RNA sequence: UCGCGUGCUCUGGGGUCGGUGAAACUCCGAACCGGCGGUGAAAGUCCGCGACCCGGUCACAUCCAGUGCCCGGUUGACCAGGUGGAACUCCUGGACCGACGGUCAAAGUCCGGAUGGGAAGCGCACGCGA
Numbered sequence: 001u002c003g004c005g006u007g008c009u010c011u012g013g014g015g016u017c018g019g020u021g022a023a024a025c026u027c028c029g030a031a032c033c034g035g036c037g038g039u040g041a042a043a044g045u046c047c048g049c050g051a052c053c054c055g056g057u058c059a060c061a062u063c064c065a066g067u068g069c070c071c072g073g074u075u076g077a078c079c080a081g082g083u084g085g086a087a088c089u090c091c092u093g094g095a096c097c098g099a100c101g102g103u104c105a106a107a108g109u110c111c112g113g114a115u116g117g118g119a120a121g122c123g124c125a126c127g128c129g130a
Stems, first nucleotide, its partner, number of pairs: 001130008010121002016030004031109002033098002035049004044096002053073004058068003078094005100112003
């Protein structure tokens, strides 16, 4: 210095104006946002992963409710033209999508589970190897 392992720290966005109404940041018109890795070249829409949700084994607890690990399932949405060696990723144009519960009226943007979980990345410490 590089690689691997373990532990720890840190790290995710967005509702503003107008309309209707008894009531809407939920409807209507306009607005705004885009987790992680990959890719012949930069991706919300490609491929894969995570999250949410559902089920199961095991452990703990056990009256019930439940908690944790692991495994499985489920899991939204894009086209046309251009440039180029190469783009479903860039540029132009027009589209589309966004868990669950709550709410005086329906939510990607408000509130809640969540001071949570987490793919993964930077850094630090320790160990092992080259």